[in-house]
RNA sequence: CAGUUAUCACGAAAGGCGGAGGGAAAGACCCAAUGAAACCUUAGCAACCCUUUACUAUAAAGAAGGUGCUACAUUCUACUUAAUACCAACACAGUAUUUAAGAUAGAUAACAC
Numbered sequence: 001c002a003g004u005u006a007u008c009a010c011g012a013a014a015g016g017c018g019g020a021g022g023g024a025a026a027g028a029c030c031c032a033a034u035g036a037a038a039c040c041u042u043a044g045c046a047a048c049c050c051u052u053u054a055c056u057a058u059a060a061a062g063a064a065g066g067u068g069c070u071a072c073a074u075u076c077u078a079c080u081u082a083a084u085a086c087c088a089a090c091a092c093a094g095u096a097u098u099u100a101a102g103a104u105a106g107a108u109a110a111c112a113c
Stems, first nucleotide, its partner, number of pairs: 003111006013042004021031003026077003043070003048066002050062005074105001079102005084096003
């Protein structure tokens, strides 16, 4: 880095260094000299791998270690379907400051390569 599977609910920040960007991507919106990103230290969150117990599945407990994470927040829109509303005699079509599900894309973990 292209692949497979699972999850994307909740939660958790201070200091140093640095010096203008950042929130993945287009637009919106938001954060930022009352100091962005990156990096370092310490602390914490979570429980994927992991540990223990029962032990088939699986469940419960834990947090030493490997990752990850610690603004809002997988923010909204942009794609598909359905519902609803408007229009309309009905249906289709069309439209939408609406709702739901999904897809795409993305993030993390484990495996594979």
A computed fold for a 113-nucleotide RNA from Flavobacterium sp., annotated as SAM riboswitch aptamer (S box leader). The sequence is in RNAcentral, with records from Ribocentre.